The prediction has a mean pLDDT of 86.
The RNA shown here (c-di-GMP-I riboswitch aptamer) has 80 nucleotides and comes from a Campylobacteraceae bacterium.
Its Rfam family is "c-di-GMP-I riboswitch aptamer". About the family: GEMM was predicted in a large-scale screen for bacterial structured RNA regulatory elements.
The organism belongs to Campylobacteraceae, within Bacteria.
The model forms 95% of the base pairs in the Rfam consensus.
RNA sequence: GAGCAGAAAGGCCAAACCCGUCGCGAGGCGGGGACGGAAAGCCAUGGGUCUCCCAUCGUGGAGAUCGCCAGGUUGCCGAU
Numbered sequence: 001g002a003g004c005a006g007a008a009a010g011g012c013c014a015a016a017c018c019c020g021u022c023g024c025g026a027g028g029c030g031g032g033g034a035c036g037g038a039a040a041g042c043c044a045u046g047g048g049u050c051u052c053c054c055a056u057c058g059u060g061g062a063g064a065u066c067g068c069c070a071g072g073u074u075g076c077c078g079a080u
Stems, first nucleotide, its partner, number of pairs: 005080001006077001012037002017032006035067001041073003045070003048065006
């Protein structure tokens, strides 16, 4: 220095739910709140799930979800 695992310390993020707001909707954003998380940082690339549209019914189109799985990429600490 790198890899795998993840002590301690400093911290970080924020589920459900509630309020406000945007959206046809899935859902997003802000505040509260903590179920949890070693990438629960980012990316919609491949799947999955969900929403909308067409009605030519399809191997269709447009979207959402990264806290569903995988993949890519970038990080904090320094015991073992």